[in-house]
A computed fold for an 86-nucleotide RNA from a Bacillota bacterium, annotated as c-di-GMP-I-GGC riboswitch aptamer. The prediction has a mean pLDDT of 83. The model forms 95% of the base pairs in the Rfam consensus. Rfam family: c-di-GMP-I-GGC riboswitch aptamer. Gene Ontology term of the family: cyclic-di-GMP binding.
RNA sequence: GCCGAUAAAGGCAAACCUGCGGCGACGCAGGGGCGCAAAGCCGCGGAACCCUCCGGACGAGCAUAGGGUCAGCCGGGCUGCCGAAG
Repeated sequence: GCCGAUAAAGGCAAACCUGCGGCGACGCAGGGGCGCAAAGCCGCGGAACCCUCCGGACGAGCAUAGGGUCAGCCGGGCUGCCGAAG
């Protein structure tokens, strides 16, 4: 260094509930605890999701356009605790 133990010390926190914010995806705080060795950080690529616009007589529906959400979907980048076996 790879790697990740029925190790130790700690950490994070899904669904769900409550409050607040947002048109929304969703975010923040509290409770909760399914899970997590990067479930720490970064929207850089893709997926998914939301909103808006164009076109349209109207309605419905819908990007290939624009703006967002998501890091606990998959890649990528940066950083990092511990130390058995191999």